A computed fold for a 72-nucleotide RNA from Candidatus Roizmanbacteria bacterium GW2011_GWC1_37_12, annotated as transfer RNA. It matches the Rfam family "tRNA". By type it is a transfer RNA. It was read from a public genome assembly.

[in-house]
RNA sequence: GCCUAGGUAGUUUAGUGGUAAAACAAACCCUUGGUAAGGGUUAGACUACGAGUUCGAUUCUCGUCCUAGGCU
Numbered sequence: 001g002c003c004u005a006g007g008u009a010g011u012u013u014a015g016u017g018g019u020a021a022a023a024c025a026a027a028c029c030c031u032u033g034g035u036a037a038g039g040g041u042u043a044g045a046c047u048a049c050g051a052g053u054u055c056g057a058u059u060c061u062c063g064u065c066c067u068a069g070g071c072u
Base pairs, nucleotide, nucleotide: 001071002070003069004068005067006066007065010024011023012022013021018055026042027041028040029039030038048064049063050062051061052060
């Protein structure tokens, strides 16, 4: 330099055009003589950034940045 995949909550991931979801973690509560384990509830992401298409974009298109892999 070229090619491919990816960037969504504190972490790991889902979501192929119409109110963004789960697990773990966090806070509170229940349970216990007290912990651990278990159960319940709550909060938390304007989806890497900027444009375009569309009535409407996490989703489609383009550019930039970052990460991983491959080729030279």